[in-house]
RNA sequence: GCCCGUCUAUCUCAGUCGGAAGAGCGCAAGGUUCUUAACCUUGUGGUCCUGGGUUUAAGCCCCAGGGUGGGCG
Repeated sequence: GCCCGUCUAUCUCAGUCGGAAGAGCGCAAGGUUCUUAACCUUGUGGUCCUGGGUUUAAGCCCCAGGGUGGGCG
């Protein structure tokens, strides 16, 4: 330099034909327990990497850029 994948909550990841975003973990409070841990309940969470475009409507489609992983030279 060229090619491919990937980027969504604190983290690890789902997200269907484009119909407007979730789980687990974490954190907080409460319950239980002599106490801690474990367990149970409730709560807490988002500029979906950035900027444009298409569309009535974009996490999803298109373009450009950036981060990251790999391959080729």